Predicted 3D model of a 1459-nucleotide RNA (small-subunit ribosomal RNA) from an uncultured bacterium. The sequence is in RNAcentral, with records from ENA and SILVA.
[in-house]
RNA sequence: GAUGAACGCUAGCGACAGGCUUAACACAUGCAAGUCGAGGGGCAGCGGGGGUGAUGGCUUGCCAUCACCUGCCGGCGACCGGCGCACGGGUGAGUAACACGUAUGCAACCUGCCCGCCACAGGGGGAUAAGCGGAAGAAAUUCCGUCUAAUACCGCGUGACGCGGCGUCGGGGCAUCCCGGUGCCGCCAAAGGGAUUACCGGUGGCGGAUGGGCAUGCGGCGCAUUAGCUAGUCGGCGGGGUAACGGCCCACCGAGGCGACGAUGCGUAGGGGUUCUGAGAGGAAGGUCCCCCACACUGGUACUGAGACACGGACCAGACUCCUACGGGAGGCAGCAGUGAGGAAUAUUGGUCAAUGGGCGGGAGCCUGAACCAGCCAAGUCGCGUGAGGGAUGACGGUCCUACGGAUUGUAAACCUCUUUUGCCGGGGAGCAAGCGUGCGUUCGUGAACGCGCGUCAAGAGUACCCGGAGAAAAAGCAUCGGCUAACUCCGUGCCAGCAGCCGCGGUAAUACGGAGGAUGCGAGCGUUAUCCGGAUUUAUUGGGUUUAAAGGGUGCGUAGGCGGGAUGCCAAGUCAGCGGUAAAAAUGCGGUGCUCAACGCCGUCGAGCCGUUGAAACUGGCGUUCUUGAGUGGGCGAGAAGUAUGCGGAAUGCGUGGUGUAGCGGUGAAAUGCAUAGAUAUCACGCAGAACUCCGAUUGCGAAGGCAGCAUACCGGCGCCCUACUGACGCUGAGGCACGAAAGCGUGGGUAUCGAACAGGAUUAGAUACCCUGGUAGUCCACGCAGUAAACGAUGAAUGCUAACUGUCCGGUGCGAGUGAGCGCUGGGCGGUACAGCGAAAGCGUUAAGCAUUCCACCUGGGGAGUACGCCGGCAACGGUGAAACUCAAAGGAAUUGACGGGGGCCCGCACAAGCGGAGGAACAUGUGGUUUAAUUCGAUGAUACGCGAGGAACCUUACCCGGGCUCAAACGCAGGAUGACGGGUCCCGAAAGGGGCCUUUCUUCGGACAUUCUGCGAGGUGCUGCAUGGUUGUCGUCAGCUCGUGCCGUGAGAUGUUGGGUUAAGUCCCGCAACGAGCGCAACCCUCGUGAUUAGUUGCCUCCUGGAGGAACUCUAAUCAGACUGCCGUAGUUAAUACGGAGGAAGGUGAGGAUGAUGUCAAAUCAUCACGUCCCUUAUGUCUUGGGCUACACACGUACUACAAUGGGCGUUACAAAGAGAAGCGAAACCGCGAGGUGGAGCAAAACUGAAAAAGGCGUCCCUAGUUCGGAUCGCAGGCUGCAACCCGCCUGCGUGAAGUUGGAAUUGCUAGUAAUCGCGGAUCAGCAUGCCGCGGUGAAUACGUUCCCGGGCCUUGUACACACCGCCCGUCACACCAUGGGAGCCGGUAAUGCCCGAAGUCAGUAGCCUAACCGCAAGGGAGGCGCUGCCGAAGGUAGGAUUGGCGACUGGGGUG
Repeated sequence: GAUGAACGCUAGCGACAGGCUUAACACAUGCAAGUCGAGGGGCAGCGGGGGUGAUGGCUUGCCAUCACCUGCCGGCGACCGGCGCACGGGUGAGUAACACGUAUGCAACCUGCCCGCCACAGGGGGAUAAGCGGAAGAAAUUCCGUCUAAUACCGCGUGACGCGGCGUCGGGGCAUCCCGGUGCCGCCAAAGGGAUUACCGGUGGCGGAUGGGCAUGCGGCGCAUUAGCUAGUCGGCGGGGUAACGGCCCACCGAGGCGACGAUGCGUAGGGGUUCUGAGAGGAAGGUCCCCCACACUGGUACUGAGACACGGACCAGACUCCUACGGGAGGCAGCAGUGAGGAAUAUUGGUCAAUGGGCGGGAGCCUGAACCAGCCAAGUCGCGUGAGGGAUGACGGUCCUACGGAUUGUAAACCUCUUUUGCCGGGGAGCAAGCGUGCGUUCGUGAACGCGCGUCAAGAGUACCCGGAGAAAAAGCAUCGGCUAACUCCGUGCCAGCAGCCGCGGUAAUACGGAGGAUGCGAGCGUUAUCCGGAUUUAUUGGGUUUAAAGGGUGCGUAGGCGGGAUGCCAAGUCAGCGGUAAAAAUGCGGUGCUCAACGCCGUCGAGCCGUUGAAACUGGCGUUCUUGAGUGGGCGAGAAGUAUGCGGAAUGCGUGGUGUAGCGGUGAAAUGCAUAGAUAUCACGCAGAACUCCGAUUGCGAAGGCAGCAUACCGGCGCCCUACUGACGCUGAGGCACGAAAGCGUGGGUAUCGAACAGGAUUAGAUACCCUGGUAGUCCACGCAGUAAACGAUGAAUGCUAACUGUCCGGUGCGAGUGAGCGCUGGGCGGUACAGCGAAAGCGUUAAGCAUUCCACCUGGGGAGUACGCCGGCAACGGUGAAACUCAAAGGAAUUGACGGGGGCCCGCACAAGCGGAGGAACAUGUGGUUUAAUUCGAUGAUACGCGAGGAACCUUACCCGGGCUCAAACGCAGGAUGACGGGUCCCGAAAGGGGCCUUUCUUCGGACAUUCUGCGAGGUGCUGCAUGGUUGUCGUCAGCUCGUGCCGUGAGAUGUUGGGUUAAGUCCCGCAACGAGCGCAACCCUCGUGAUUAGUUGCCUCCUGGAGGAACUCUAAUCAGACUGCCGUAGUUAAUACGGAGGAAGGUGAGGAUGAUGUCAAAUCAUCACGUCCCUUAUGUCUUGGGCUACACACGUACUACAAUGGGCGUUACAAAGAGAAGCGAAACCGCGAGGUGGAGCAAAACUGAAAAAGGCGUCCCUAGUUCGGAUCGCAGGCUGCAACCCGCCUGCGUGAAGUUGGAAUUGCUAGUAAUCGCGGAUCAGCAUGCCGCGGUGAAUACGUUCCCGGGCCUUGUACACACCGCCCGUCACACCAUGGGAGCCGGUAAUGCCCGAAGUCAGUAGCCUAACCGCAAGGGAGGCGCUGCCGAAGGUAGGAUUGGCGACUGGGGUG
């Protein structure tokens, strides 16, 4: 885009078309084929006339009515007869066929009615229906007797230009033959009707027209998992039959006929004109209309007829339905309506013959569900309308937002002006009509044409159309809005409900679900579903491919077929051109024209194809002649693991015999099994067996491929080069076919040394039906036979021609040259490499093409199912070849890119390992966490990167948790308004407190108010949820050296280059190179501290001193500014570079040491409980106040610390040396009291001044003597101290007493490279009080680093990848469960088409002894002829039998798919 559509929502009008696609299922009822009286006999019914009779009226001879008679007239049921019924109408079951289309042929045919021409119609005969009478039957219907007519039937006569036969002459053709002339013989006709001039008919013949019949070429379908089919089959001779040809049928004879150019079979199907789609070529379809065919309940059969094997005829058989008196009968809507059924689904039991057409008729006319109209249905196409113009404060309302306002709905509405199609009302009102009857006239003329008048005929329809009237009045929906695809927001929902054509949406901010507002598209329709074509160059003729995406056969030979070199002549099949015939109409295209337009209709015009004819001759083809370049032959050389057979050889291996010799051998990652004192392994000698051929040996060579390797011989195939003598296109490819075809395998017979499936044992392992080891059977080898597959690969079919270069090698020829033959050229053939053009998706290919062309073959068409199933073929089997479908998925796949990863590679780094030192893991305690418990044990942090973490300090508070008691503008604050003079203080009562209640006391003022309290209103409050909505902050990789950009260049692109490479560095640090050149964030440096020096400044510091005062400015120190270090200098190495190493000088040397500083990013890392913030949630509570409790629980597990286990120690005594920091609600001296914690006290100090403050380890001295101790200090008891409203839960300290575990810690694990580890003490923050934690400070002060193999982490390059939430990835198979389709399956049940046999209806044909018979012959008897009956052939249905084929069901079973 389309449709004979259906479904959902909606619906104003008209025109034109359309309307059972399913059950060729079954049908009630009505209608759909009759007509002719001008063929006939007749007269049931109707009308008229006549006659008779009766009755009534009476105007006495009329009228009316009734009955009877009468075919006399009009007419006419039924009947005889003629014509029609074979048309028209329906349907598409069957049919793959000369059924259809197209083009021819019939010398092999027919044709009623119609037209033209010729001729004719004489004279007779016998019946029969109806009718009448009778009989049988329920009926349908039938029978008997008798009468009668015809345009019904039958003889006779006439009759040829007819037919048949026999001759003959001429002409023609296509084989049989045809046409015409002529002679003889034989045969066949007729019907009348009619008002009687008309006219309609009859018979024979010829011709025409129309309609049919037959034959043939070509064309249009699926399956080869249908490959062979065929007995009247194919042909002949002779008959029969037919309108006619013919095996159409029959007898006989012969053995043919069809088929890979697809026979036969099966499945499906009416064919065409045309329709839809498409640029076309094609693809799909065949409804309506037209042509043809077929069918008429199913099957068979004939009759009649011009025509049928007959839709509304007959007979028979069958199924079904109906009637029945049970004896028998009737029926056939796939005609028009209509009914039931089926179905998603398809209309009225309408009107009229007015028109068109048909039948009959002389005609009038009759009949016509053909036809024309109307009705129903948005089911299609086309047209029209539902109003038009103006109208802003952009109204109200709705929706949204950044919300005092704006946006949008929206000029939309209201309102004003105007119009009136369609609809409604009223009035008028067609065309379609031509005829027919009758009268008149004209023309030709013996029955028609035309004109005029009158009469008559109209279904649609009072419709179309026209006029008038009222009135915006009566008339808009549907789908969509994530992308494709035009159109976006809010709310609800929360992987639910749902959507979905594909991709995919939905798990709390959904433009995707549902609703709303808005928008978009189309519009009396709009969507959905179904189907077809297109897009799809996705079956590729136009117009595709096959190295790796699906796809080259394993290889050759070769049949059919396809294709084929140069020249020339002829032919004209293909091809091209002109002309002719046909190509029905309708349709389509183009041009006109008519309905108001359009759809629609009408007119004109256009055609591929097929056939014929006349030409052309380039190309293809055919025939002939010729040529040599393709192909082949010959001659001469040459290389080679080509093949087959036979013979020979040495090494190795195993075995045998003998010797030597002794304890192991063997094997592995390490072992064990195994072998060995019965003497192995090792070694020597001899012997035997079988198999394979080391080195040479190679991108080597040969072969068609598989494949081929010791040496020799024989036979044999192919190839290359050179010569150019011969043949003369002999060629290429190759479906089927035939042959060859690795390994494994199979059969028979040999052989068996090695190796070695299966198997056994030993190991490994969680297991180990494996990898490893020890053995070992088939096999491996040979002969013969089978098998026929491989990643049979160059994943690349064969052949021919053409298209840049360079280079290696093998085999030839040749020139120059060299000379035991090097080399340089040229020219052929093979095997390789690089690469131009070109090709390719890229990788890559590139004269050995995957380039440019030609020819032929093979193969492909999404993944899975599946190379499976079934069938067939082959095979001994194993198995091979051929080779689907159901179902299922939206992918599967190729090449390349960037990452990530690897028990891949290379380089490098880090307390990463190693080398060391000290720990933790064991104990007790402290602290955090998990778990458990609890009313609550608030919450968070959870590998590294949580766990002495948030918390730098939970008795109350904190506090967020629990129990209980209160409050609801409320605990605080702001604003506005009102009230009060308070608030506060003191005191009493209730209470656990909060809170509640009572009493006393109680403002300032410049009078404006201020201040305070209280009340009201508005703003509250939330440590409630979401860190996966967020900001900010933080951890980690990682102080690792990386991460990027601009421009250029490369690539179709993703991307790449730069950033890689060679060096170097701590460093993407620097140097060099380079299609890159530059730049940014990182690194480094700039900043702070420490280390040296200088200058300046100095009190509270320093010096002098016993102290103070005073003095001084050198030292120490303090703190400010400078200097200093830069590979700067020297040497060596290095590309002369960067840089490295060594050295000098220097306080310090190659970053001097430490800190601060953390790139792009990763982990949806952490935090909504620091804070901030979106959304959601609570609002007499999830807010807030308060007492008490809890966060401190305790079987247990883990992390981090502390103290120890002791003698490098502990106790006691004595004696030195720091740094940094703190102090006013503070540090607190001296002195006194206390064993002590502490108390009293209060000097000094806002601090280089005073205080805490004693540093400790250390030194000196002494005791302890290896012990659960003079180690260790947990736990517990008693007595005290301090802070604080308050130490019970639940603080710290002191004294005395008690004196637990623990004797150096399993697996596994951690920190540290120098002023570091270890060890020792001191200070600070928090803080009323409360550190073994945290953050700082100094004292003493080591050991070790060979080195980078390994573990962990990281950086760069490279490689593989089926990974990309990226190896914590991906992913395979079994098993279990559910569902689905499918194969097998004992069998069971159907269908289809045939076959054999049996039976055999109707009926044609044939025969006929029985019976019957009007026409003719005969005087008659009888004959001829016919019929009935009977018989025979054929024959439908039926029966029976065995097969074939195709479905359904099926216990069980096999695999497959999905979850």